A computed fold for a 350-nucleotide part of an RNA from a metagenome, annotated as small-subunit ribosomal RNA, central domain.

[in-house]
Context: one part of a larger RNA
RNA sequence: CUGGGCGUAAAGGGAGUGUAGGCGGCAUAGCAAGUUAGAUGUGAAAGCCCGCAGCUUAACUGCGGAACUGCAUCUAAAACUGUUAAGCUUGAGUGCAGGAGAGGUAAGUGGAAUUCCUAGUGUAGCGGUGGAAUGCGUAGAUAUUAGGAGGAACAUCAGAGGCGAAGGCGACUUACUGGACUGUAACUGACGCUGAGGCUCGAAAGCGUGGGGAGCAAACAGGAUUAGAUACCCUGGUAGUCCACGCCCUAAACGAUGGAUACUAGACGAGGCGGAACACAAAGUCUGCCGUGUCGAAGCAAACGCGAUAAGUAUCCCGCCUGAGGAGUACGGCCGCAAGGUUGAAACUC
Numbered sequence: 001c002u003g004g005g006c007g008u009a010a011a012g013g014g015a016g017u018g019u020a021g022g023c024g025g026c027a028u029a030g031c032a033a034g035u036u037a038g039a040u041g042u043g044a045a046a047g048c049c050c051g052c053a054g055c056u057u058a059a060c061u062g063c064g065g066a067a068c069u070g071c072a073u074c075u076a077a078a079a080c081u082g083u084u085a086a087g088c089u090u091g092a093g094u095g096c097a098g099g100a101g102a103g104g105u106a107a108g109u110g111g112a113a114u115u116c117c118u119a120g121u122g123u124a125g126c127g128g129u130g131g132a133a134u135g136c137g138u139a140g141a142u143a144u145u146a147g148g149a150g151g152a153a154c155a156u157c158a159g160a161g162g163c164g165a166a167g168g169c170g171a172c173u174u175a176c177u178g179g180a181c182u183g184u185a186a187c188u189g190a191c192g193c194u195g196a197g198g199c200u201c202g203a204a205a206g207c208g209u210g211g212g213g214a215g216c217a218a219a220c221a222g223g224a225u226u227a228g229a230u231a232c233c234c235u236g237g238u239a240g241u242c243c244a245c246g247c248c249c250u251a252a253a254c255g256a257u258g259g260a261u262a263c264u265a266g267a268c269g270a271g272g273c274g275g276a277a278c279a280c281a282a283a284g285u286c287u288g289c290c291g292u293g294u295c296g297a298a299g300c301a302a303a304c305g306c307g308a309u310a311a312g313u314a315u316c317c318c319g320c321c322u323g324a325g326g327a328g329u330a331c332g333g334c335c336g337c338a339a340g341g342u343u344g345a346a347a348c349u350c
Base pairs, nucleotide, nucleotide: 004321005320006319007304008303012318014201015200016199017198021194022193023192025088026087028085029084030083031082033081034080035077036076037075038074039073040072041071042070049065050064051063052062053061054060091191092188093187094186095184096183097182098181103177104176105175106174107173108172109171110154115149116148117147118146119145120144121143125136126135162169163168206247207246208245209244210243211242215241216240220236221235222234223233258317259316260315261314262313263312266295267294268293269292271290272289273288274287275286276285278284299306300305323350324349325348332343333342334341335340
């Protein structure tokens, strides 16, 4: 190199976009780079292999053959790959007509609740626990009524329901805006797939500057528990959680399952759009496409299980794996304000 793999054994990049590259639909004509066939030249000798021969045999040696699977040139072929020219419409895209959606960004608005403030009523407790205590309260708490302030989150609807590439997205209204889907078949005519680098996005925590701060709550303090209790429980409570801008770039970033295309029994749900007949309509029945679930034939699988949303049958492209520990460490590079991230060993041990 060939070969084997990646749901759970080691192994799918967190996700997208896209450069180089790799791969690529149907049909026609040409070229002949790859490809195929033939010829010529060359491929030193020795050796290897086969046959024969010479030393008494063998080793050894001699002779002949084969081989040297390669390279160059010429001739020929034109199926496949490539390339050139002119086409096609099924892939892909555009147009047109529609409905669905917590997709995104910004501005504004709303009600319930917690907390706090003010005032009224009212009086001795409240709170908390397994039981208590710390704590709050006669300077009038808890409870209750009215008014006000402020921040954060949006009950019911709500659903193994929807949308998004992933992270993720849930009150209402408006503005701007992305994508998907269905129907049609008017247009372009392979414009496609994947994608090393690159670029962009990327929960939470954390960082910088400036705001904000109701509730919750690392750290911290106190009370308990306990042999101890740097915890679990309780009373408090600061960063933080929230906003703007800028960083960080990691997760069990999970379906632990990369993307694309095609093919391969069925059954039962629920979401979006459409068609048919019955029908006023709705619901129902049959049916097409898309997404989303459960179970299952074949097949696969070490088993568990997967099973048209494949882990089945195939093709193309990328990423990754190669015993355990040392170690995702050290060193160096790159990135970062820092925390750290990324790339990523070896000695040694078993």

RNAcentral holds the full RNA, with entries from SILVA. Its Rfam family is "Bacterial small subunit ribosomal RNA".